[in-house]
RNA sequence: GUCGCGGUAGCUCAGCUGGUAGAGCAGCGGAUUGAAAAUCCGCGUGUCGAUGGUUCAAGUCCAUCUCGCGACA
Numbered sequence: 001g002u003c004g005c006g007g008u009a010g011c012u013c014a015g016c017u018g019g020u021a022g023a024g025c026a027g028c029g030g031a032u033u034g035a036a037a038a039u040c041c042g043c044g045u046g047u048c049g050a051u052g053g054u055u056c057a058a059g060u061c062c063a064u065c066u067c068g069c070g071a072c073a
Base pairs, nucleotide, nucleotide: 001072002071003070004069005068006067007066010025011024012023013022019056027043028042029041030040031039049065050064051063052062053061
């Protein structure tokens, strides 16, 4: 340099054929306990990597850029 895959919550990751964003863990509050652990109940205002474009509507489609990984050179 070319190509492919990936960037979504603190972490690990889902998210179908575009329909307005979720799970587990962690964390916080409460119950319980003499006090803890465990267990149970409740709690998510995330510029979905960035900027444009298409669309009534974009995490999802298109273009460019950027970061990471891999292959080739």